[in-house]
Predicted 3D model of a 75-nucleotide RNA (transfer RNA) from an uncultured Myxococcales bacterium. It matches the Rfam family "tRNA". Its family is annotated with triplet codon-amino acid adaptor activity in the Gene Ontology. The coordinates come from a structure-prediction model, not an experiment, and the mean pLDDT is 80. It was read from a public genome assembly.

Parts: sequence; C1' cells; structure tokens
RNA sequence: UCGGAAAUCGUCUAAUGGUUAGGACUAUGGUUUUUGGUACCAUCAAUCUAGGUUCGAGUCCUAGUUUCCGAGCCA
Repeated sequence: UCGGAAAUCGUCUAAUGGUUAGGACUAUGGUUUUUGGUACCAUCAAUCUAGGUUCGAGUCCUAGUUUCCGAGCCA
C1' cells in the first nucleotide's frame, strides 16, 4: 500500500428493515442464613464516528477511525 473481516451494556453474546435493543456474567440492592458462601428476586447499564436512503436503520449505501487476518513494497 492492496484485499477481506469485525466494532452492540463494565465483559461476552443475540436481534426478518418494524414492540420500549434481548440474554448471561459482573456490579448494586433485597429475601434467605448466627456470619459468609450458595440459592432466589429486583435494579443499573450499550448499537465506533459523520452523512445518506427509507414512513421506519443495530441491520442497507458512502466516507472516516480502530482492531484482526492474508498478500505485497522498501530497508
């Protein structure tokens, strides 16, 4: 430099263009327990950035950023 893939709660991971973006773990609070752990319940919290298409975008299009994989160039 070229080609391909990826980016979603603190972490991991879902979501035919159409419900208020779901679940698990973590965290916080509560119940239980003499205490802690376990178990159960509840709460908090996210679509990489900027545009575009559309009645409607996490999803489609364009540009950019970052990461990964492969190839190449220089030394």